[in-house]
RNA sequence: UCUCGAUAAAGGCAAACCCCGCGAAAGCGGGCGACGCAAAGCUACAGGGGCUAAGGACGCGAUGAAGGCGCGUUACGCCAGCCAGCUGCCGAA
Numbered sequence: 001u002c003u004c005g006a007u008a009a010a011g012g013c014a015a016a017c018c019c020c021g022c023g024a025a026a027g028c029g030g031g032c033g034a035c036g037c038a039a040a041g042c043u044a045c046a047g048g049g050g051c052u053a054a055g056g057a058c059g060c061g062a063u064g065a066a067g068g069c070g071c072g073u074u075a076c077g078c079c080a081g082c083c084a085g086c087u088g089c090c091g092a093a
Base pairs, nucleotide, nucleotide: 004091005090012037013036018031019030020029021028022027035081041086042085043084047083048082049079050078051077056074057073058072059071060070061069
C1' cells in the first nucleotide's frame, strides 16, 4: 500500500412510529426516537433498478360534436438504508 473486518480503540450516522412544515404525490426538512449500519459519507447527467404522475404531451372510452369526466403511457420529480461508482477513520487475525 492492497485485501480484509475484531467482544479492539476513538468516534460517527440514525429506521419505523409520532409532532410541525414543504410537496399533487413519491418523498424531503426540522424535532423526538433507535431498527439497524464498516462507509447508513458523497454521487440520481458513470451505470442499472425502483417509486410517484399534479401540470403538460400522446393514446383510448362513454357522448352527435365541443367542453368536461374517466383510464392508460410518459420524469432533467423522487429513492443511494436496492445493486452500484467515487472518497474515507482505525488497524487485530